[in-house]
RNA sequence: CCGUACAAAGCCAAACUCAUCGAAAGGUGAGGACGGAAAGCCACCGGUCUAACGGGAUGUAUUCCUACGACAGCGGGGUUGCCAUAU
Repeated sequence: CCGUACAAAGCCAAACUCAUCGAAAGGUGAGGACGGAAAGCCACCGGUCUAACGGGAUGUAUUCCUACGACAGCGGGGUUGCCAUAU
């Protein structure tokens, strides 16, 4: 320097609750810990969620489809990086 088992000093924080923004999905802050070795960052690929506005279908209604919205704690990829030391 490269690969890497078991861990976790430090770090993050699911569900849920409150506040707030949003049409919604969801975001943010506080509390809270199910978990995490990138649960840091990036929507590039696949996937999932939402449908107010816009577009489309149906043909008239509490209808359906559609991402340019969202999820990085769904998988892949890209990029940066912490701890530990058995081999």
Molecule: c-di-GMP-I-GGC riboswitch aptamer
Organism: Gammaproteobacteria bacterium